A computed fold for a 1451-nucleotide RNA from a metagenome, annotated as small-subunit ribosomal RNA.
RNA sequence: CUUGCUAAGUUGCUGGCGAGUGGCGGACGGGUGAGUAAUGCGUAGGAAUCUGUCUUGAAGAGGGGGAUAACCCGGGGAAACUCGGGCUAAUACCGCAUAGACUUCUUGAUUUCUUUAUAGGAUGAGAGAAGAAAGGAAGGGGAUCUGAAAAGACCUUUCGCUUUAAGUUGAGCCUACGUUGGAUUAGCUAGUUGGAGAGGUAAAAGCUCCCCAAGGCGACGAUCCAUAACUGGUUUGAGAGGACGAACAGUCACACUGGGACUGAGACACGGCCCAGACUCCUACGGGAGGCAGCAGUGGGGAAUAUUGGACAAUGGGGGCAACCCUGAUCCAGCGAUGCCGCGUGUGUGAAGAAGGCCUACGGGUUGUAAAGCACUUUCAGUAGGGAGGAGGAAGUAUUUCUGAAUAAGGGAUAUGGAAGACGUUACCUACAGAAGAAGCACCGGCUAACUCUGUGCCAGCAGCCGCGGUAAUACAGACGGUGCAAGCGUUAAUCGGAAUGACUGGGCGUAAAGGGCUCGUAGGCGGUGAAUCAAGUUAGAUGUGAAAGAUCUGGGCUUAACCUGGAGAAGUCAUCUAAGACUGGUUGACUAGAGAACAGUAGAGGGAAGCGGAAUUUCCGGUGUAGCGGUGAAAUGCGUAGAUAUCGGAAGGAACAUCAGUGGCGAAGGCGGCUUUCUGGACUGAUUCUGACGCUGAGGAGCGAAAGCGUGGGUAGCGAACAGGAUUAGAGACCCUGGUAGUCCACGCUGUAAACGAUGAGUACUAGCUGUUGGUGCACGACGAUGCAUGAGUAGCGCAGCAAACGCGAUAAGUACUCCGCCUGGGGACUACGGCCGCAAGGCUAAAACUCAAAGGAAUUGACGGGGGCCCGCACAAGCGGUGGAGCAUGUGGUUUAAUUCGAUGCAACGCGAAGAACCUUACCUACUCUUGACAUCCUUGGAAUCUUUAAGAGAUUGAGGAGUGCCCGAAAGGGAGCCAAGAGACAGGUGCUGCAUGGCUGUCGUCAGCUCGUGUCGUGAGAUGUUGGGUUAAGUCCCGUAACGAGCGCAACCCUUGUUCUUAGUUGCUAUCACGUAAAGGUGAGGACUCUAAGAAGACUGCUGGUGAUAAACCGGAGGAAGGUGGGGACGACGUCAAGUCAUCAUGGCCCUUAUGAGUAGGGCAACACACGUGCUACAAUGGGUAUUACAGAGGGAAGCGAACUUGAGAAAGUAAGCGGAACUCAAAAAGGUAUUCGUAGUCCGGAUUGAAGUCUGCAACUCGACUUCAUGAAGUUGGAAUCGCUAGUAAUCGCAAAUCAGCAUGUUGCGGUGAAUACGUUCCCGGGCCUUGUACACACCGCCCGUCACACCAUGGGAGUGGGUUGUACCAGAAGUGAGUAGGCUAACCGCAAGGAGGCCGCUUCCCACGGUAUGAUUCAUGACUGGGGUGAAGUCGUAACAAGGUA
Repeated sequence: CUUGCUAAGUUGCUGGCGAGUGGCGGACGGGUGAGUAAUGCGUAGGAAUCUGUCUUGAAGAGGGGGAUAACCCGGGGAAACUCGGGCUAAUACCGCAUAGACUUCUUGAUUUCUUUAUAGGAUGAGAGAAGAAAGGAAGGGGAUCUGAAAAGACCUUUCGCUUUAAGUUGAGCCUACGUUGGAUUAGCUAGUUGGAGAGGUAAAAGCUCCCCAAGGCGACGAUCCAUAACUGGUUUGAGAGGACGAACAGUCACACUGGGACUGAGACACGGCCCAGACUCCUACGGGAGGCAGCAGUGGGGAAUAUUGGACAAUGGGGGCAACCCUGAUCCAGCGAUGCCGCGUGUGUGAAGAAGGCCUACGGGUUGUAAAGCACUUUCAGUAGGGAGGAGGAAGUAUUUCUGAAUAAGGGAUAUGGAAGACGUUACCUACAGAAGAAGCACCGGCUAACUCUGUGCCAGCAGCCGCGGUAAUACAGACGGUGCAAGCGUUAAUCGGAAUGACUGGGCGUAAAGGGCUCGUAGGCGGUGAAUCAAGUUAGAUGUGAAAGAUCUGGGCUUAACCUGGAGAAGUCAUCUAAGACUGGUUGACUAGAGAACAGUAGAGGGAAGCGGAAUUUCCGGUGUAGCGGUGAAAUGCGUAGAUAUCGGAAGGAACAUCAGUGGCGAAGGCGGCUUUCUGGACUGAUUCUGACGCUGAGGAGCGAAAGCGUGGGUAGCGAACAGGAUUAGAGACCCUGGUAGUCCACGCUGUAAACGAUGAGUACUAGCUGUUGGUGCACGACGAUGCAUGAGUAGCGCAGCAAACGCGAUAAGUACUCCGCCUGGGGACUACGGCCGCAAGGCUAAAACUCAAAGGAAUUGACGGGGGCCCGCACAAGCGGUGGAGCAUGUGGUUUAAUUCGAUGCAACGCGAAGAACCUUACCUACUCUUGACAUCCUUGGAAUCUUUAAGAGAUUGAGGAGUGCCCGAAAGGGAGCCAAGAGACAGGUGCUGCAUGGCUGUCGUCAGCUCGUGUCGUGAGAUGUUGGGUUAAGUCCCGUAACGAGCGCAACCCUUGUUCUUAGUUGCUAUCACGUAAAGGUGAGGACUCUAAGAAGACUGCUGGUGAUAAACCGGAGGAAGGUGGGGACGACGUCAAGUCAUCAUGGCCCUUAUGAGUAGGGCAACACACGUGCUACAAUGGGUAUUACAGAGGGAAGCGAACUUGAGAAAGUAAGCGGAACUCAAAAAGGUAUUCGUAGUCCGGAUUGAAGUCUGCAACUCGACUUCAUGAAGUUGGAAUCGCUAGUAAUCGCAAAUCAGCAUGUUGCGGUGAAUACGUUCCCGGGCCUUGUACACACCGCCCGUCACACCAUGGGAGUGGGUUGUACCAGAAGUGAGUAGGCUAACCGCAAGGAGGCCGCUUCCCACGGUAUGAUUCAUGACUGGGGUGAAGUCGUAACAAGGUA
């Protein structure tokens, strides 16, 4: 000395962070659907507009000024924040210059338009006035200039700025059409509608204001109320339609609630501002802050809906020159079976058809090739490895080109380059191991694919609808099995469909819901024939549009599919243009067939008014006359001796008009009826003329409109609600009777409804016939008539086609069509409530909902039923005879009692029934004592023959102890077998325990009634009908005739048994005429077959014959003959079915229950009780009888552990002894009533025999409870039976006895048998039952049916209600924040002007118009609630009656 280092300071540059000024964007994107029925949306159009950024073009960018953030200083406040002073910049802000383009204003030539023309409109040349800007930012550059330098001037590139023209995109405005429900919302509107002017806006406009006019909207639904964002579309449907508007896309609206503007190209602004309000938070109490309907997330609500994730990698947006930054848009991931699609959970083989489960007829079946076993595979999941695409490319580099003075910078092109991946451990690929890790849900009665067992027992439960469950549940619960779907399945909620169930496509209205009570007529709808024209409808074409997505068709990409993607076509009540000109429509001009008019006739209870008439009722007066009248099913109330009723004469008054009179007439309907007059409407007929579509229907509207009712005033004879009385009745507020007021009648006014019905709207046209009748017209004639034909207008009866659910309709349609109107849409609630309109009122018109039910209804069918009808039958009634019901007893039942009084049968059709026979037994019941493989059956093991017998205990069963005793078969024997006994173990036995409503079988009953069915055919949509009904006839569906029926079956009858007559055969045990014997007598004996009889077989009776009736039938009546006559008498025989009839106790049997007992044994008791009630009988009450004596005559049966003669004994029941007989032989066994004789004499008796006492007999182990009989004694009730009720029609009733079964004994019962032996039946009105036909029916569990209303109770929804509390809203007024506009000069004031004073302009303040919130008053409307109250609905077994259904008992 230089360099370096370090500290402080200053200046410049660069980067990061950060505030501020300035610019652009926060008007996009994202969310939500509160509001909005039109300021919205959709579709198609329009003109008077704006548009930042972007694209293209033209022109320009000159020269100045004053501030202010930041920053510094100071102050206030808890905070939010804020105030004062000072400094400073800009692409921030402000003047000036320039602008022939452009904008605005003024003036206005020219051209042109107008029916008003000296006006008005359009066009707008030219001229004048006013009005901009940032030369700023960044990059590069070398000459020249300035500068000390930096740098600047200058040149250049890019971006930016100003004016302007055009475009693009976006936005604003206007118009038409479309866009939910309510008329119980019918009138709304004053800036409202229009005009001129002015203001205002980006822009047309009452958008605003002044003035003028009085308009505008509305049944084609205004206004009001309720609901709702709209669309593309989604879903359903064959379509037309219906429902919806999540996601995606377009539009709108909103951003805590309400109001307001500012800024800006764009907002009246989701994450901006101001104000008011509600809410939350902070606060030092003074004051402040906030807005998730952004993405996540929290709370709440709810049946219910996700992560406080990753990334800007892609797509897109904003800013920026760019790099890049921001982006909960977006892309991804997470959660959720929420949906769609795809895949897996294995594959093959495997029969001993394993085990287990379940069922079972115990054989088996099924689960089921299912499993196991064997052989394979490895998707997905797992482990490991590899690995696309989504990235089409940034910065950079090189070359070239453009601009440029430029080799700089910048732009472009080409080449190169290669950053950046949230998803992501991606998709995909490979390897490894192993069937390995991976199936559920609903249902199984029908609809509806899929069945059995167990449990339960109208309980528990199920159920979409019908409905299941009360002891055999395919319906509940479980199981096995099955069926259907499958990573799902089922439920719930919702939408459409089926539903032609709101019907445009595509319904109906006689009786099912539904024709307005009728007419006129407005709007509207529809409308005859020819022509011309227009082109609105119509048809066709073209153009435009109908966003994309979706849907359809057709291609492509993910392994497939879902999904994604290319292309095409389709889609409109759209707009514009063009064409056609038939039809509809408009206009013009014609026609006459519709309609109407003129003329001449016809019929008529058509209507209004006035007058007149006779009969009858009643009342009054008078006469005659006397005791009743009247009324009813029968009576009574009532009237009458004060003279009724009856009868004669007279009078009054009101109402109605007999006969004629008629499915006759007229009228729009309601309705109209003596005669005359008058006014008047309509209809029909005829031949011409005229008008020329003038027509039809008819929402609203207007008028008419039975009866009853209302108002005012009359009238009132009869009738007669209410009312009164009398009856009837349980009651009778009714039916019946006696009275009787309103009313009925008239005038005027109202009401406005009826089953106002033909339950059938009006009009037009068409579509076989026949008959009657009313009023016309025309024609015909051998016959002029009670004639025939034709025609149109009415009114009736049949009937074809057709229609109709059927009934039925059928030219007077309910047929075929057209036009218009009204009405219906399950039953009840409800011909109701509320509201409105009308009315004097009564009430009328209009007209819901909640709630509740699964039906309500129509027509027809078959039954059943009827206090419906017709025909017929039956001991059904009637005519008779005898009973029951009263008494006593017997017997059965109920009830009661009992330890038990075993059980069953219960109207006829239970009750002398099961029971043809309970002392023990029977016996099932009770008490006590016993047994437990059992009293009885089979099997196994062991032992023993069986069996007989003695004895002890006990009430007995039973238990104990003994004794005798060995058989039959095989076998040589051992042993075995059959049968029996005992012991043991278990399988099992056993049950009169339950269920007759799980059953078989048997039986009763209707009913010995004449019915019940089938095949084929025919008719009917069908259920069904026909046959089977009809005319006769029968006991009969018996037979005949007829007949769309023809046949047949089960029933009827007959065949069977018995009885009545005769014959043949036979002749003992029966019989005895003749002959003989014989006896006291006797078929006793021989003998006989004649008779009776017996028992086998025949005959006979069939309406066969005959007269009549009938239809020449069937048949009936009479007769003959005959033993018998019309089924000769009697019996057996019982159709289809009914009664859940009876029986589990005859028997059998499913299921359930008991198993040391619900089984079995034994003894005793009970079934036999006894205040009572009922049924069935016996005996009587007496003289047609009782007693006594005497004397005849049956039939059918029984008999061996039997019947038992004769004889003897007893008073007798009986006993003893004993012949005969297994029966035409013996015996029971005597028949009795009857006959004869006698007695009793009307009485509680010589009736009656109960009861009781005593003594006996018999049976039987045993007669106490609890047998029958005998004798003696006792001697009750009862003197013919109330209401009521039963049997019987001929050998019957009645009466008399006899026998048998059961049975040791026990009958008044039962079943049989014979003896004696009647009366009556006019007849079918009535009671009961039945058959056939018909009729009605709201019944079908079938009249013992069904069913109505009040009351009482519970619950539910609803109306009224003094009111009370909310919501919404109208009107009038008060008030007036913020804010725009307007006004104002109180204050302040940088830029510009001015020399200055001051001015221009601006700000603050004040005032004002408007106005949000708020307030006052008064209305409207709606919701909730309310003491009390009205009706309604619902509810297994409440009360009272019985209104309806049958002639429903009064239609």